[in-house]
Context: one part of a larger RNA
RNA sequence: GAUUGAACGCUGGCGGCAGGCCUAACACAUGCAAGUCGAGCGGCAGCGGGUCCUUCGGGAUGCCGGCGAGCGGCGGACGGGUGAGUAAUGCCUAGGAAUCUGCCUGGUAGUGGGGGAUAACGUUCGGAAACGGACGCUAAUACCGCAUACGUCCUACGGGAGAAAGCGGGGGAUCUUCGGACCUCGCGCUACCAGAUGAGCCUAGGUCGGAUUAGCUAGUUGGUGGGGUAAUGGCUCACCAAGGCGACGAUCCGUAACUGGUCUGAGAGGAUGAUCAGUCACACUGGAACUGAGACACGGUCCAGACUCCUACGGGAGGCAGCAGUGGGGAAUAUUGGGCAAUGGGCGCAAGCCUGACCCAGCCAUCCCGCGUGCAGGAAGAAGGUCCUACGGAUUGUAAACUGCUUUUGUCAGGGAAGAAAAUUCAGUAUUUAUACUGAGCUGACGGUACCUGGCGAAUAAGCACCGGCUAACUCCGUGCCAGCAGCCGCGGUAAUACGGAGGGUGCAAGCGUUAUCC
Numbered sequence: 001g002a003u004u005g006a007a008c009g010c011u012g013g014c015g016g017c018a019g020g021c022c023u024a025a026c027a028c029a030u031g032c033a034a035g036u037c038g039a040g041c042g043g044c045a046g047c048g049g050g051u052c053c054u055u056c057g058g059g060a061u062g063c064c065g066g067c068g069a070g071c072g073g074c075g076g077a078c079g080g081g082u083g084a085g086u087a088a089u090g091c092c093u094a095g096g097a098a099u100c101u102g103c104c105u106g107g108u109a110g111u112g113g114g115g116g117a118u119a120a121c122g123u124u125c126g127g128a129a130a131c132g133g134a135c136g137c138u139a140a141u142a143c144c145g146c147a148u149a150c151g152u153c154c155u156a157c158g159g160g161a162g163a164a165a166g167c168g169g170g171g172g173a174u175c176u177u178c179g180g181a182c183c184u185c186g187c188g189c190u191a192c193c194a195g196a197u198g199a200g201c202c203u204a205g206g207u208c209g210g211a212u213u214a215g216c217u218a219g220u221u222g223g224u225g226g227g228g229u230a231a232u233g234g235c236u237c238a239c240c241a242a243g244g245c246g247a248c249g250a251u252c253c254g255u256a257a258c259u260g261g262u263c264u265g266a267g268a269g270g271a272u273g274a275u276c277a278g279u280c281a282c283a284c285u286g287g288a289a290c291u292g293a294g295a296c297a298c299g300g301u302c303c304a305g306a307c308u309c310c311u312a313c314g315g316g317a318g319g320c321a322g323c324a325g326u327g328g329g330g331a332a333u334a335u336u337g338g339g340c341a342a343u344g345g346g347c348g349c350a351a352g353c354c355u356g357a358c359c360c361a362g363c364c365a366u367c368c369c370g371c372g373u374g375c376a377g378g379a380a381g382a383a384g385g386u387c388c389u390a391c392g393g394a395u396u397g398u399a400a401a402c403u404g405c406u407u408u409u410g411u412c413a414g415g416g417a418a419g420a421a422a423a424u425u426c427a428g429u430a431u432u433u434a435u436a437c438u439g440a441g442c443u444g445a446c447g448g449u450a451c452c453u454g455g456c457g458a459a460u461a462a463g464c465a466c467c468g469g470c471u472a473a474c475u476c477c478g479u480g481c482c483a484g485c486a487g488c489c490g491c492g493g494u495a496a497u498a499c500g501g502a503g504g505g506u507g508c509a510a511g512c513g514u515u516a517u518c519c
Stems, first nucleotide, its partner, number of pairs: 001519001004516001006515005013371004018366001019364002021329001026327003030324003035074003040071002043067002047065003050061004081282003090207007099199002104195008112146001114144002121136006152161003166187006174181002208254003215245003220242008257279004261272004284305005307318004335361001337360003343357001344355004374405004384396004410456006425440002463508005468489003474503005484491002
């Protein structure tokens, strides 16, 4: 000199843009953060409507709009948080072969015919609760057989094994048990091939400090065989062999998430890893598996532990390193806000619902950038202050007063967006229907905000540090090795440009200094 997720002191007008627990991976009150589908199903608690009955209080009825709870499907493996662990099971770079991949895209072939249950519900029992037991009824895109098998798998050329589910819109003739069959379109379902995306695995090189850590290793190193996995492999097991690593630093100890990047520097390098993006790991602590395309799963399950809460003492409930917020720790870090309008995600044919992701607003000079606090004229060089006293003056100083002008900001009033062209719905054309095309309609949290126009009036707006040298900027008074200053050298013991005050000056400026950090 440059830098910062900064803090502290004094001071503080506005706007834009960004950032905001670096410490206790400490403990958490409260609310919200993952649901959705009635076009899979049986149904119908509550609400609204219709119909019927009525003693006018009401009652009945899933008939309709819809829909609590339940079965079922998809999603809760994404998104969001944190950096404890990890020095290599990680990350980065470059390769590789022995793999899987829901939804999505392209393609091929199918979607036939049956069966038995079970929740909800009803009856009943237990329990303080959480919740649970028994009996009975019922449905499905839930579950299980049978048939079929282009392609698929296992055997190895004999053969063998394995699927499926329906739902909705429209409709002329025909049939009809009046439900529909049938035709057609859409959404699904099954098997397989390929793609895309995502994921698992292997190899090499690189990846902090310590030798006051020198030897480490028995599933250890390799082989054969069995098992296991989506898949290779001591991954696991039996047997056999005795190997494997290490001064090119094994093992052990300490520290640490890694990278793109960021800061600095002419570069080489050094330091660093907040925000944003990629990867990894973790989810009260430890362990385990289940389900699933995907987890050994933050807001799932089970076991153990610590802690907190409820209890009728028998037993139960919980997990903010999600967003806010609280206590605590700390030098230190914000609102228990608005909205799904946009972007994105989940579910759904859709309408739509959900979304503390996200978009916004609030707080903080925390950073960077921009603007303002007036402009022009004005010498009686006013008064006051300070200084020399050379008693004349010098300086503050065009500074003020005073005159004229302007109105950014401010305040008041009026107008008032862009972000938004796509998606969907309806009508028409066409059509079996839908896609598609054209037209119309609807949708803004921010926000009456930005911005624009007008009125008013210099009105509402300057501080901080320093002045011995380094280092830009000097005098007086007070003090008298005291009080004090100080980054280094050093100042102060009676004339202190170095302490304290004042006047003046210098430097930066809504900031200025100090401390800390790194180059």